[in-house]
RNA sequence: UUGUUAUCAAGAAAGGUGGAGGGAAUAGACCCUAUGAUGCCUUAGCAACCCUUUAUUCUUUAAAGAAGGUGCUACGUUCUAUCCGUUAGUUAUAUCGGACUAGAUAACGA
Numbered sequence: 001u002u003g004u005u006a007u008c009a010a011g012a013a014a015g016g017u018g019g020a021g022g023g024a025a026u027a028g029a030c031c032c033u034a035u036g037a038u039g040c041c042u043u044a045g046c047a048a049c050c051c052u053u054u055a056u057u058c059u060u061u062a063a064a065g066a067a068g069g070u071g072c073u074a075c076g077u078u079c080u081a082u083c084c085g086u087u088a089g090u091u092a093u094a095u096c097g098g099a100c101u102a103g104a105u106a107a108c109g110a
Stems, first nucleotide, its partner, number of pairs: 001110008013043005021032003026081004044073003049069002051065005077102001082099004087094002
């Protein structure tokens, strides 16, 4: 860099450093930010993907756990912009739900 599978609900912050933009990508909206953001480091925490233990089972399921490998700790995969459906409406349009695309994380592979 790329392929497959699963998830994208909830949860969990202090200190230091540094000095200007940042919130994944296009446009708009909205939000955070010199009361110092984004980033980086330390410590702490959250979660339970890998993992550990027990039972069950014949390779699944359940319960408990957190030593280790990742991940995460503003709103928040924010909303609108594509498609399908629902509801209201004469229309314009609005509400709700889903899908696609893109992306994030994990595990396994090339």
Molecule: SAM riboswitch aptamer (S box leader)